[in-house]
Context: one part of a larger RNA
Parts: sequence; structure tokens; C1' cells
RNA sequence: UGUAGGAUAUUUGAGCGGAUUUGAUCCUAGUACGAGAGGAUUGGAUCGGACGAACCUCUGGUGUUCCAGUUGUCCUGUCAAGGGCAUCGCUGGGUAGCUACGUUCGGAAAGGAUAAACGCUGAAAGCAUAUAAGCGUGAAGCCUCCCGCAAAACUAGAUAUCCCAUGAGGUACCUCGAAGACUACGAGGUUGAUAGGCCGGAAGUGUAAGUGCAGUGAUGUAUUCAGCUGACCGGUACUAAUUUGCCGAUUGG
Repeated sequence: UGUAGGAUAUUUGAGCGGAUUUGAUCCUAGUACGAGAGGAUUGGAUCGGACGAACCUCUGGUGUUCCAGUUGUCCUGUCAAGGGCAUCGCUGGGUAGCUACGUUCGGAAAGGAUAAACGCUGAAAGCAUAUAAGCGUGAAGCCUCCCGCAAAACUAGAUAUCCCAUGAGGUACCUCGAAGACUACGAGGUUGAUAGGCCGGAAGUGUAAGUGCAGUGAUGUAUUCAGCUGACCGGUACUAAUUUGCCGAUUGG
């Protein structure tokens, strides 16, 4: 842009893609078979490998500044307390998110037509013959079934509801996002919880500063499971989503 107005929701499935893997153990059974050694077909159960999908409850990783410790040096006049730089200075932990080494699940069952192969009936050819007419059984393979996409499937499909000449609806713009290169998609724009801030909580770190007390002091201790805190959860209009512009209906009703 189209699908001859617009919007929302639900769909059909032409067609396309994915998957469709494999082992061991136990029972049947030390049975059939075999002199013995050995050792099944079949049917059933369980546990795996590899591969794949989704997810982050658990176990871990990361988490460039969330917390703490600490070295050197410079600075805030000095003490104390802090800040900068040194690979994030180094070290110990770590929320969200993202992840695998983690968790859950999957390849099951079934139907149809067949291959090799095996049959039924049966003539040509009084017999025989699975074949000539006819009818069956039969595979990890084929077509379905399972999962995903899918009406630009231009034959552009279907269903339901609502709206429009008193402009339905769309878009720009702005606040954003478990969406994202841009775009797109999704949430919202005061009739508002969209983002920030603030409040409360969770979670992390691990007991702040100041002051008191004890000690000559380093330091310890009480206040104090304190203080601080990015993404998480809930709330709250304090701040920002202002005002508005543009496009928009024909051969339809």
C1' cells in the first nucleotide's frame, strides 16, 4: 500500500516448517532350544545417553559501583568523617535481569495407503498357481495424527458486535515497557498509576555516623539485626505525559 467505509474480537487452513533418536536393567525365564557351554522370540515394567523447547522455584554463574573490608597517594585547613585515582585499585558477599552446570517437559499412542515378504479365493491351462479379475497381512520409511507459522491463499476467506456526514477512526507529539538496531509491537497521556520522585515492604550487606562507657593506647562495648541500598512488590498525582496539529469515507449502507 492492497484486501472498495472504520474499529474490536474470534476464527477456517490452501500452503510451509519442526519433531518423529537410542541404550541398559528387571520380569516373562535360566523358560523354549541345546549333550553341555550357553541362551532366546514374544509381551510388560523401570532407569538412562544424546538432542530439543520453555523457565529461573531450587543449585550455581554474572551482576562496571548495592553493601562491607582494605593498600598507596592526592584533596576537602587539621582530628574525625569522607571524596578522586590506581584493571570495577584489590578482596568478601549480592537483588532484579540474563543464564547453565539448574528445573520442568518432549519425541507417546493411534489411523490410512504401501515396500520387501507372506497369504485367501481363482482361471487362462478340468490339475497346479498369492494374479490374470477380485480380497487381505505387512516397516524406524510415505500420508495423517502431534507442535509452530499461515488469507499478499491477489480466488487477498469466514463469523460476531459496535461506530460514521453533528468526522467513525488513524496518526503526529509526549511518558514508557518483561518490546526493540531503526522501525515495528505493547502500556499510558489528567475522566491518568505510563515513567520519575516519595512512602511502605521484600531482598542484599552485616551492626553506620555521632555520643556515652572501659582502656595509657591500639581497640572494645552500648545506643544497634543498626545504617545504607540499582533494576523487585504494593501504594501515592508531588514532577513530567500541556495546548493541539495533520490525514480521513467511493460505484457501499
Annotation:
Large-subunit ribosomal RNA, domain VI from a marine metagenome, 253 nucleotides, folded computationally. The coordinates come from a structure-prediction model, not an experiment, and the mean pLDDT is 88. RNAcentral holds the full RNA, with entries from SILVA.